[in-house]
């Protein structure tokens, strides 16, 4: 310098004008929803969405199970939490850091489309491997004919040489072996592989898939194969250490056995009564204290805004004694009828500000000051000048590309003098560097001046503590990672 | 305020992990029919399943977070 990560905070200011709300006080007269003036207060970080937790109030109490809902690593923090902090596991990044609905899948049922043999009690399509058979096609061997090699061997005949049997040769001899060849022969018998079926081993490899039953290497073995070994890796009512825990780290056993989905049903453990300030409480006003159903000691109604249990509450006359009838009366639903007014909940709180002490923090605990909107279809607003900030923009600098003008060097060609032939000088043209001056457009960066423009997102409504969600533009701290210089 | 509920072709809808890159009716579009239109008949186009994330191999579906729309309520006899 660039590029990120994370915590926090801010989200306009001063001044004047004119205007709105709410509470005190004053004066005024038309005495009430009145009018005037003075003092004080008068949005947020999300006031939003209304997604969770609580508070408060009402359903007699707020009780038990089931059902429904909601949560799910562990410690902590709090009124409470689906929230916060810290910490473990597991996933991304080089990394600061970031994500994670993170309890069970050997309680049980359910899904795993397509593709593939096979998708969950494993399977066998290519593939590897044994066995015997039958069946085919072939080969060797073995038979046979046929040829051939001055090929071996024995026989037999003969020449030569010597110490009558031996050496060493030869032959149109004969017998065997050896070689070759057959579109010869036979498939009864041997050996060799193939193919094909049949029957058994295997899961090593191929392919399929998101997902194929522990991974690599040795040894083994007919092929293989946790079969066996060593290393990873996985597991356990073990043991040691650590740590409060989650867990982590060693050993020891066991050769491994149990695919994924529970944001599918479920199962386990916690938590959740239900409703909502239009709750909910006084008072005032008005209309028809009107109709209809059910029910009023019972196998009944009604409440507990599901559902069972517990609990609570629920008449009197008259006839009449038939599970029942008539009168009022009392409750509940439902039509229907009226009224839309007043106060109260309602703003002193799990309250803000500041400081200290505890805690890694979240957060608590002590002191000290402070009072800080509130009504309702409901007020916090509008211009103006200045200043803040941020963007676009012209003007000035300044750096730099790029053109051009000169000046110096250097390489080369090229002419012209000269020459001691090795060079030297001058002059032009190219091209490169340096350095001055100038032009002007592009890019870039700062100070100062000018002008124009922007300042978001939103608006309390019984209150609170969180999440999410939107949000112009800024400001702090702390860390990472690259690349320069020292 | 506050409590429900809803969101797929232009318009209603159908779906409930995989047979759907989503069917069906009206409606468009073009061809046939007829002398024309009208019904009729062939065929064809039209969907970000409201939008972003996540769980899964896989999402219209399931989970979250938003957007948008619609309903509903008060006191007295």
């Nucleotide at each position: 310098u660039g590029a990120g990560g994370u915590c926090g905070c801010c989200g306009g200011g001063u001044a004047g004008u004119c205007g709105c709300g709410g509470c005190u006080c004053c004066g005024c007269c038309c005495u009430g929803u009145g009018u005037g003036g003075a003092g004080u207060c008068g949005a947020g970080g999300a006031a939003a969405g209304u997604c969770c937790g609580g508070g408060c109030u009402g359903c007699g109490c707020a009780g038990g199970g089931c059902a429904a809902g909601g949560c799910g690593c562990u410690g902590g923090g709090u009124a409470a939490c689906c929230c916060c902090c810290a910490g473990g596991g597991g996933g991304a990044g080089c990394g600061a850091u970031c994500c994670c609905a993170c309890g069970g899948a050997a309680a049980g049922u359910g899904c795993c489309a397509c593709a593939g043999a096979a998708a969950a009690u494993a399977g066998a399509c290519c593939g590897c491997c044994c066995a015997a058979g039958c069946g085919g096609a072939g080969g060797a061997a073995a038979c046979c004919u046929g040829g051939a090699g001055c090929g071996c061997c024995a026989c037999c005949g003969u020449a030569u040489c010597c110490u009558a049997g031996g050496u060493c040769g030869c032959g149109a001899g004969u017998g065997g072996c050896c070689c070759c060849a057959g579109c010869g022969a036979g498939g009864a018998a041997u050996c060799c592989g193939c193919c094909a079926c049949u029957g058994g081993g295997c899961a090593a490899g191929g392919g399929u898939g998101a997902a194929a039953a522990g991974g690599u290497g040795c040894g083994g073995u007919a092929a293989g194969a946790g079969c066996g070994c060593a290393c990873c890796g996985c597991a356990g009512u073990c043991c040691c250490u650590g740590g409060c825990g989650a867990c982590a780290g060693g050993g020891c056993u066991g050769g491994c056995a149990u695919g994924g989905c529970a944001a599918a049903c479920c199962c386990c453990g916690c938590c959740u009564g239900c409703a909502g300030c239009a709750a909910g409480g006084c008072c005032a006003a008005a209309c028809a204290g009107g109709a209809a159903c059910g029910g009023c000691c019972g196998u009944g109604a009604g409440g507990u805004g599901g559902c069972c249990c517990g609990c609570c509450u629920c008449u009197u006359g008259c006839a009449c004694c038939c599970u029942g009838g008539c009168a009022a009366g009392c409750c509940g639903u439902u039509c229907g009828g009226g009224u839309a007014g007043g106060c109260c909940g309602c703003a002193c709180g799990a309250g803000g500000u500041g400081g200290u002490c505890g805690g890694u923090a979240a957060c608590g605990g002590c002191c000290a000051c402070c009072c800080c909107a509130g009504a309702g279809g409901a007020a916090u607003g509008a211009c103006u000048a200045c200043c803040a900030u941020c963007c676009c923009u012209g003007c000035c600098c300044c750096g730099u590309c790029u053109c051009u003008c000169g000046c110096u060097c250097c390489g080369c060609c090229c002419g012209c003098u000269u020459u001691u032939c090795g060079g030297a000088g001058c002059g032009g043209a190219c091209g490169a560097a340096g350095u001055g001056g100038g032009a002007u457009u592009g890019c870039g960066g700062a100070c100062g001046u000018g002008g124009g423009g922007a300042u978001a997102c939103a608006g309390a409504a019984c209150c609170c503590g969180g999440c999410u969600u939107a949000c112009a533009g800024g400001c702090g701290g702390c860390c990472u990672c690259a690349g320069c210089u020292c | 305020g506050c409590c429900c509920c809803c969101g797929u072709c232009g318009u209603c809808u159908a779906g409930a992990g995989g047979c759907c890159c989503a069917g069906g009716a009206c409606g468009c579009c073009a061809c046939c029919c007829u002398u024309u239109c009208a019904a009729g008949g062939u065929g064809g186009a039209a969907a970000u399943c409201g939008c972003g994330g996540g769980u899964u191999c896989g999402a219209a579906u399931c989970c979250c977070g938003c957007c948008g729309g619609g309903g509903g309520c008060a006191c007295c006899a």
Two RNAs folded together computationally: RNase P RNA and transfer RNA, 563 nucleotides in total. Model confidence (mean pLDDT): 76 of 100. It holds a member of the Rfam family "Bacterial RNase P class A". It is annotated as a ribozyme. Gene Ontology terms of the family: dimeric ribonuclease P complex, tRNA processing and ribonuclease P activity.